[in-house]
C1' cells in the first nucleotide's frame, strides 16, 4: 500500500433489479397449560439498516468517503 468479500433487533440471517409494513430462526417479557420446571400454545417489546455525505419525487438498495471485521496479493 492494492484487490474482493462483509457491516440490518441480543445471537444468527434474508431482503440489495430503489417505492409496498424492514423481516424470519432462536433468544427476551406477560399470560395459558403444570404440584414445579421443560416442552407446547397465544400475545407482545426490541432495529429509523456501521458513522458522514450525495444522487432521486422517494434510498437497507445507487454514487463518494471514513471506520470496523475476514481473505488475497504485495
Nucleotide at each position: 500500500g492494492g484487490g474482493c468479500g462483509g457491516u440490518u433487533g441480543g445471537c444468527u440471517c434474508a431482503g440489495a433489479c430503489g417505492g409496498c409494513u424492514a423481516g424470519a430462526g432462536c433468544g427476551c417479557u406477560a399470560c395459558c397449560u403444570u404440584c414445579a420446571c421443560a416442552c407446547g400454545g397465544u400475545a407482545g417489546a426490541g432495529g429509523u439498516c456501521g458513522g458522514g455525505g450525495g444522487u432521486u419525487c422517494g434510498a437497507a438498495u445507487c454514487c463518494c468517503u471514513c471506520a470496523c471485521c475476514g481473505c488475497c496479493c504485495a
Transfer RNA from a Candidatus Omnitrophota bacterium, 74 nucleotides, folded computationally. Model confidence (mean pLDDT): 81 of 100. It matches the Rfam family "tRNA". The family's RNA type in Rfam is transfer RNA.